[in-house]
Context: one part of a larger RNA
RNA sequence: CCGACGUUAGGGAAUUCGGCAAGUUAGUCCCGUACGUUCGCAAUAAGGGAUGCCUGCCCUCGACGGGGCAGGUCGCAGUGACUCGGGCGCUCCGACUGUCUAGUAACAACAUAGGUGACCGCAAAUCCGCAAGGACUCGUACGGUCACUGAAUCCUGCCCAGUGCGGGUAUCUGAACACCCAGUACAAUGGGACGAAGGACCCGUUAACGGCGGGGGUAACUAUGACCCUCUUAAGGUAGCGUAGUACCUUGCCGCUUCAGUAGCGGCUUGCAUGAAUGGAUAAACGAGAGCGCCACUGUCCCAACGUUGGGCCCGGUGAACUGUACGUUCCAGUGCGGAGUCUGGAGACCCCCAAGGGGAAGCGAAGACCCUAUAGAGCUUUACUGCAGGCUGUCACUGAGACGUGGUCGCCAUUGUGCAGCAUAGGUAGGAGGCGGUACACAGGUACCCGCGCUAGCGGGCCACCGAGCCAGCAUUGAAAUACUACCCGAUGGUGACUGCGACUCUCACUCCUGGCGGAGGACACUGGUAGCCGGGCAGUUUGACUGGGGCGGUACGCGCUUGAAAAGAUAUCGAGCGCGCCCCAAGAUUUCCUCACCCGAGUCGGAGACUCGGGAUAGAGCGCAAGAGCAUACGGAAGUCUGACAGUGUCCGGCACAACGACGGACGCUGACGCGAAAGCGUGGUCUAGCGAACCAAUUAGGCUGCUUGAUGCGGCCAAUUGCUGACAGAAAAGCUACCUUAGGGAUAACAGAGUCGUCACCCGCAAGAGCACAUAUCGACCGGGUGGCUUGCUACCUCGAUGUCGGUUCCCUCCAUCCUGCCCGUGCAGAAGCGGGCAAGGGUGAGGUUGUUCGCCUAUUAAAGGAGGUCGUGAGCUGGGUUUAGACCGUCGUGAGACAGGUCGGCUGCUAUCUAUUGGGGGUGUUAAUUGGUUCCUGACGGGAACGUGCGUAUAGUACGAGAGGAACUACGCAUGGGUGCCACUGGUGUACCGGUUGUUCGAGAGAGCACGUGCCGGGCAGCCACGCGCCACGGGGUAAGAGCUGAACGCAUCUAAGCUCGAAACCCACCUGGAAACGAGGAACCACGGAGGCCACUCGUAGAAGACGAGAUCGAUAGACUCGGGGUGUACGCGUCGAGGCAACGAGACGUUGAGCCCGCGAGCACUAAUCGGCCGAGC
Repeated sequence: CCGACGUUAGGGAAUUCGGCAAGUUAGUCCCGUACGUUCGCAAUAAGGGAUGCCUGCCCUCGACGGGGCAGGUCGCAGUGACUCGGGCGCUCCGACUGUCUAGUAACAACAUAGGUGACCGCAAAUCCGCAAGGACUCGUACGGUCACUGAAUCCUGCCCAGUGCGGGUAUCUGAACACCCAGUACAAUGGGACGAAGGACCCGUUAACGGCGGGGGUAACUAUGACCCUCUUAAGGUAGCGUAGUACCUUGCCGCUUCAGUAGCGGCUUGCAUGAAUGGAUAAACGAGAGCGCCACUGUCCCAACGUUGGGCCCGGUGAACUGUACGUUCCAGUGCGGAGUCUGGAGACCCCCAAGGGGAAGCGAAGACCCUAUAGAGCUUUACUGCAGGCUGUCACUGAGACGUGGUCGCCAUUGUGCAGCAUAGGUAGGAGGCGGUACACAGGUACCCGCGCUAGCGGGCCACCGAGCCAGCAUUGAAAUACUACCCGAUGGUGACUGCGACUCUCACUCCUGGCGGAGGACACUGGUAGCCGGGCAGUUUGACUGGGGCGGUACGCGCUUGAAAAGAUAUCGAGCGCGCCCCAAGAUUUCCUCACCCGAGUCGGAGACUCGGGAUAGAGCGCAAGAGCAUACGGAAGUCUGACAGUGUCCGGCACAACGACGGACGCUGACGCGAAAGCGUGGUCUAGCGAACCAAUUAGGCUGCUUGAUGCGGCCAAUUGCUGACAGAAAAGCUACCUUAGGGAUAACAGAGUCGUCACCCGCAAGAGCACAUAUCGACCGGGUGGCUUGCUACCUCGAUGUCGGUUCCCUCCAUCCUGCCCGUGCAGAAGCGGGCAAGGGUGAGGUUGUUCGCCUAUUAAAGGAGGUCGUGAGCUGGGUUUAGACCGUCGUGAGACAGGUCGGCUGCUAUCUAUUGGGGGUGUUAAUUGGUUCCUGACGGGAACGUGCGUAUAGUACGAGAGGAACUACGCAUGGGUGCCACUGGUGUACCGGUUGUUCGAGAGAGCACGUGCCGGGCAGCCACGCGCCACGGGGUAAGAGCUGAACGCAUCUAAGCUCGAAACCCACCUGGAAACGAGGAACCACGGAGGCCACUCGUAGAAGACGAGAUCGAUAGACUCGGGGUGUACGCGUCGAGGCAACGAGACGUUGAGCCCGCGAGCACUAAUCGGCCGAGC
């Protein structure tokens, strides 16, 4: 000195983020208990009283025990020790018991009973698995699964536009197979039709994801707005609650609590950004949950002290780790990559050891976790990109039979075809001048009847019932077309055959399920496999640019053009300054010819400032599509005529890209061809020049060329060339986010802290003086403008540090500055006094205590002489704390689809290190002080240091005086006291006092006596010495030189002038004085004495007023150094034993009382006294 403990006067939370820690309380019996309430609780509420021992008795009892009554009696204290709740009130959150981050979070988070929604009839829904198979379940809707909410109570509003989910669906969209068509003659391929799920569309659904406005006006004070108007939405936030764990402003406003309340509670409430099962409000009980108050209690504190114990320290033994470039390892200032023990300069500094606390070694520990970078990762998310499981649906296979209805294609049969005109109902084309018919198993034609069609004209068929031998066409007419008959075909209708589609149905035989078997249930479905469409963060792989006064956000300085920067060749940077482009135009292009503008003046009907015409002036002040610059009147400007040179092909040079290379692209100038205008010379390869743009792949196009497996043809390809379609991050990946759960590699190439530079900002000062101050700039205040100083604020920079310099505030402790808050000395005053105001000098000392808040700061309270500012790595974490910030958990509001985010709020959340060097504070050991004497003992000197050793206040006298009309009201000086600080002490007071004495509980030693243990005293009551404070003593006057200032004399300047020469005063500041360290003060000092005939010292010995070890001091027989003994002085409080008494009891016995006895026990104190022990000895030592 530290850890763990014990006790503490007076105060009692003043401590602190916070009563953290500690303390209080405590058992049992009796009495007695409030608010609230879900009536269970709350409740051991709170708050009181009792409690031992002995004697006797009563009740109960088998016993052990249990419950009582009456007496007696002791103590400070009777649950006597141990054991053993502190209590109450208000609020928030969560209902409760429970669960959780093994190793920083126990919570408000999770769970929970209860509520609600969704799915599911069992071969179910859901889940695991590639499958077989399995869980739920050998359960069955009063069941199970999924999701949200989170007891009970009162409730749960509006919105279906968006996104989901469910249902519907006339129509639209919608893949493959199969079908049809095209495709040479097969195919690839293309098209069509049909058309599932899905989508469009419609409806429903919010206890699905979610959402729930703005402006203006209005009532007879004002204010407010029941009321009105308007825009707008899917709907515009209802009941509640509300400055909240949600409120930025904000410490909102009011009230309560307090001396004082960023806290707490109750209200108000315009709610940045509350709000109803993402549940709203409320609420008894409960909580190692969060906040506040009160009582009790205390060393948390004022303000610290003493003691105990374990370490440290010393001795003996044993014996690690971290760390280690080197070292003969100081301070200050400077310098230096801007924070040096090692460099420069100065100062300091003899050598060594021990202890201590930790200022520095930008100490040790860990290739910084913050930040940035990386064409580095990982986890997570989603309407990122691309996929894959899985699901839904179509189709094919497994896969069969029957019948019905209804389609398609092909074939066959039958029928049918009406514009007008025309005898007539003319399908088309071609042939065509004839065709058909007669006695019958036959029949042209006509009539009647029947059937079918129909445009109501008629046509076709049947019937031989009747009549019957000719009828039709050609011709003629009409018309676009002319008919009989034959052939082929078209449209339509009916029937039929083959193949096939669809719809609904039946069956059994595949297949599936049940079953022990018989059989039953389902059934070509399902399952399974192939294929196609849709859904598809369930899963996977990836991407998510660059520049950048850090990064992000913003911007584009990422491709081009002009001016300027740019420094008169060229080139030239910044997130430099000022502006543009990503087009436009068939004329705004070409050419030929002609013309001259803007503006001003004069004249002219309406007519003016300004319309149109005429005249004059006018180098350009106009115009040239577009930014700027250049250019242009001989016009490149304006107008008209005719045209398409804005053409095809092929080159050279230049720019792009200075001086190396480089693409697209752009330009200038040619040649060839074909053209335009012009009489011609000529001009014209777009716009007067400088911007107006894009690789490869792929695709399309071209009356292009070449080419493709023996040939020809066709389709489709390949190559070449050109045109079009894109990369604006513009020499061109196909691409979204979060990470605080994070990782790695690096970076001081780059941010946050600190340093450094700078000083706009900040703080302070100055110059000038407009003004006000009743007049008067300067008693006081002082605008505008200007100039500085400081390095405290905030910025800027990115120089040091990212193989780490611990980050806010508090605390502790030290030093410094002055721009001075107080105290001291002065000056001015709009200074009578008192009290002030302003200024000068001055840094010696002081500058405190509380409430709120993490706060620094600030506000407030009561004091005070005053309650100053700043610096020291925003001094100080190898000193402490850890409230804030800044990891992981969680809640709210807001933002986000989400993962998540928030200089928004809130609850919780780990602080390593044994000190090597240096520095510092203490304690020791050596050497030197060398000369000509040397060694020692005891005293001095005082260079140079340290100190504040004092600071301040109040009172009394002066004095109710000076002053003042009064009211008020000083000073010099002297004294007393207080307070802060310093230093010493223990007679007093007080604390401790684990020496000691006594009381007492439990237990053990059988009991008594006497002891042990119950904190390393069991508890309680006292307490000597010592050590202490809360106690006591002391801590000047003065001198010298000065500052501001006041003066004397006195010139420069015949005056004046404190100054220039000279002189006198003048402050808590400076130097002395005072206290203290100090011959290692290299100038190393001095004196006296002793020894040289051994002075002196040390070890060892007895010790303590001294002490960590060393040291220091006392003593050593010529002795009181220690012990013992005796006495004195103290502490405790009356010992053991014995005797007597004692409530009672038959007695035995009996708590206890009195006497012996201020007894017994004890003492680190004093004195006396050699009884015991300081013995025997050893060593160093100058000289001679």
Molecule: large-subunit ribosomal RNA, half B
Organism: Natronobacterium gregoryi SP2